[in-house]
Molecule: transfer RNA
Organism: Kwoniella mangroviensis CBS 8886
């Protein structure tokens, strides 16, 4: 230079274009003399910016962040 993957709560991981979820971490309440476990519950997320569509985590284009190969 050039080609191809990825990108979702604080971490991990799902989601035939049709309410964006688990599970762990954090918070709060039970429970305990206090904590710790346990058990209930709330809050947190699509990389950015555009287009397609009635409707995009999703499909296409550009950018930035990683990764891998070629030269």
């Nucleotide at each position: 230079u050039c080609g191809c993957c990825u990108u979702u709560c604080g971490u991990a991981u799902a989601a035939u274009g049709g309410u964006a979820g688990u599970a762990c971490a954090c918070c709060u309440g039970u429970c305990u003399u206090c904590g710790a476990a346990a058990c209930a519950g709330u809050g947190a997320a699509u990389a950015u910016a555009g287009g397609u569509u009635c409707g995009a985590u999703u499909c296409c284009u550009a950018u930035a962040g990683g990764g891998c190969g070629u030269u």